[in-house]
Context: one part of a larger RNA
RNA sequence: GGCACACGGGGGAUGCCUUGGCUCUCAGAGGCGAUGAAGGACGUGAUAAGCUGCGAUAAGCUUGGGGGAAUGGCAAAUACAUUUUGAUCCCAAGAUUUCCGAAUGGGGAAACCUGACUGGUUGAAGGCCAGUCGUCGAAAGACGCAAACGCGCUGAACUGAAACAUCUAAGUAGGCGUAGGAAGAGAAAACAAUAGUGAUUCCCGUAGUAGUGGCGAGCGAACUGGGAAUAGCCCAAACCAUGAAUGUUUCGGCAUUUAUGGGGUUGUAGGACUACAAUGUGGACUUAUGUUGUAUAGUGGAAUGAUCUGGAAAGUUCAACCAUAGGAGGUGAAAGUCCUGUACACGACAUGCAAUAUAUACCUAGUAGUAUCCUGAGUAGGGCGGGGCACGUGAAACCCUGUCUGAAUCUGCCGGGACCAUCCGGUAAGGCUAAAUACUCCUGAGAGACCGAUAGCGAACGAGUACUGUGAAGGAAAGGUGAAAAGAACCCUGAACAAGGGAGUGAAAAAGAUCCUGAAACCGUGUGUCU
Numbered sequence: 001g002g003c004a005c006a007c008g009g010g011g012g013a014u015g016c017c018u019u020g021g022c023u024c025u026c027a028g029a030g031g032c033g034a035u036g037a038a039g040g041a042c043g044u045g046a047u048a049a050g051c052u053g054c055g056a057u058a059a060g061c062u063u064g065g066g067g068g069a070a071u072g073g074c075a076a077a078u079a080c081a082u083u084u085u086g087a088u089c090c091c092a093a094g095a096u097u098u099c100c101g102a103a104u105g106g107g108g109a110a111a112c113c114u115g116a117c118u119g120g121u122u123g124a125a126g127g128c129c130a131g132u133c134g135u136c137g138a139a140a141g142a143c144g145c146a147a148a149c150g151c152g153c154u155g156a157a158c159u160g161a162a163a164c165a166u167c168u169a170a171g172u173a174g175g176c177g178u179a180g181g182a183a184g185a186g187a188a189a190a191c192a193a194u195a196g197u198g199a200u201u202c203c204c205g206u207a208g209u210a211g212u213g214g215c216g217a218g219c220g221a222a223c224u225g226g227g228a229a230u231a232g233c234c235c236a237a238a239c240c241a242u243g244a245a246u247g248u249u250u251c252g253g254c255a256u257u258u259a260u261g262g263g264g265u266u267g268u269a270g271g272a273c274u275a276c277a278a279u280g281u282g283g284a285c286u287u288a289u290g291u292u293g294u295a296u297a298g299u300g301g302a303a304u305g306a307u308c309u310g311g312a313a314a315g316u317u318c319a320a321c322c323a324u325a326g327g328a329g330g331u332g333a334a335a336g337u338c339c340u341g342u343a344c345a346c347g348a349c350a351u352g353c354a355a356u357a358u359a360u361a362c363c364u365a366g367u368a369g370u371a372u373c374c375u376g377a378g379u380a381g382g383g384c385g386g387g388g389c390a391c392g393u394g395a396a397a398c399c400c401u402g403u404c405u406g407a408a409u410c411u412g413c414c415g416g417g418a419c420c421a422u423c424c425g426g427u428a429a430g431g432c433u434a435a436a437u438a439c440u441c442c443u444g445a446g447a448g449a450c451c452g453a454u455a456g457c458g459a460a461c462g463a464g465u466a467c468u469g470u471g472a473a474g475g476a477a478a479g480g481u482g483a484a485a486a487g488a489a490c491c492c493u494g495a496a497c498a499a500g501g502g503a504g505u506g507a508a509a510a511a512g513a514u515c516c517u518g519a520a521a522c523c524g525u526g527u528g529u530c531u
Base pairs, nucleotide, nucleotide: 001530002529003528004527005526006525007524008523009522015516016480017479020451021450022448023447024446025445026444027443028442029440030439031145032144039100040099041098042055043054044053046078047077050074051073061094062093063092064091065090066089070082071081072080105114106113107112115133116132117131118130119129120128121127134143135142136141149180150178151177152176153175154174160167164214190197191196201228202227203226204225211219212218232432233431234430235376239262240261241260242259243258244257245256246255247254248253267410269375270374271373272372273369274368275367276366282363283362287359288358289357290356291355292354293353294352295351296350298346299345300344304319305318306317308315320337321336322326328340329339330338381405382404383403384402385401386400387399388398391417412427413426414425415424416423467474468473487515490502491501492500493499
């Protein structure tokens, strides 16, 4: 030195565990903010570095309710206090709430500096205290923040086409604006086809069909049908009235414009107007009050003993009981009957929400006649250039419009995929509208052929921390003694508050705090054997 065996060191795999995550379901909530938010800075404890709470009234103050024995957070210890005259704790409503931050008196390198006015204080102060002083807006109000979902404006490239230019990716990503709990859309100038349907939205399906396409790559409908959910309305105008202004006047008025009120709202055309009739029916609705329910603390809540093993019984054996409760978690191993609970039943001073009742406010209807009047104009349509439609200019309808033009008026006008006729459907150029649909920063309850500490969120732990970077930004590692600290009194070696050996605790210390299990690499000691 090799090999074998034994015993160690080292290391932290594996097994077991779970405080934390992940993905969903049901319900709630869907906002917060000039009454100063979100987010922070600095403070705040007897002792106090961190986290948490709170704000100079500072781990807290007041009131009401709950609750009933200990309490002064995580978090030990000492001191000192509080508490059955009801504390701590939980719920509700208040008070306080420094400074920064939209930040808003002005400034500023955030958490700082410095004014004006009014009032107070002082003998006075370059003192102190309180209040007001931002921009826009007539006012009300707005401003800022926030995860996704929505609408609008803007808008790529990689990529695919096996290259690439039309095309695709894609109206995606990104940027900007802005809203709501949803948004948007929406009550036919719609579809259809000789039969009919009857606002919108979403799902299934039609269907990878019809189409479109360097007819390449690709893109890709609709009608009929089946479901979810259902809800319809209001103006403009004609006409009437009133007020004002202007013009005109023979001073009686008339006309125009404008404002307000009535009226009226559609395609089987309707309305005005003329004639007649009616005072009812319904509603999607404001506010107030009452009632009920519910949310935010809580209350009651059944039923077991012994034996054996063991450190410990919930395990074994024997014998019982409850069950609208045998969900779950805990307890020294595996508990329906030990604890917390569970099923079930009950509960609110206060605040919120919902439903409902009453009152109040608001909206809502007809018949006949048809001469005249009204029924949305720089609109519809057209030319040129683009865009959207599944549809790339095509035979290209339909929708939007930058530019140039430009109708009709119910005997009207538009559409039915060039265009024309017939036929059919509808009534544009004003507006509102719940539900079915999308999403989850957040709250509660629950679930998982999801993870189990190199996994699962980056983060099970003082994690967006330590650390890196001028900065935007990047971004870790790190869980486990034991049932209970019973966390090793005392003695010895030692310089020792190091380390170790005894002793003691414990079921176990080869569980001793670098603490469950404790693999391998790696490093040793002893014995045997080989050279």
RNAcentral holds the full RNA, with entries from ENA. This is a predicted structure of a 531-nucleotide part of an RNA (large-subunit ribosomal RNA, domain I) from Photobacterium sp. Its Rfam family is "Bacterial large subunit ribosomal RNA".